[in-house]
RNA sequence: GGCCCAUUAGUCAAACGGCUAAGACGUCGCCCUCUCACGGCGAAGAUAUGGGUUCGAUUCCCGUAUGGGUCA
Numbered sequence: 001g002g003c004c005c006a007u008u009a010g011u012c013a014a015a016c017g018g019c020u021a022a023g024a025c026g027u028c029g030c031c032c033u034c035u036c037a038c039g040g041c042g043a044a045g046a047u048a049u050g051g052g053u054u055c056g057a058u059u060c061c062c063g064u065a066u067g068g069g070u071c072a
Stems, first nucleotide, its partner, number of pairs: 001071007010025003018055001027043005048064005
């Protein structure tokens, strides 16, 4: 340098083009408890980035970035 794959909350991880983006762990608040832990209820928090296609994009296409694989 060529080609291929991946990128979604702090971590893990779902989502036939119809999204108000599911869930688990963690965090925070309340309840429970003499206190902590456990348990119960609730809350905040995410689509790597820039374009394109489309009535509508996490999803399809192109570029860029990062990581990985492979060939030379």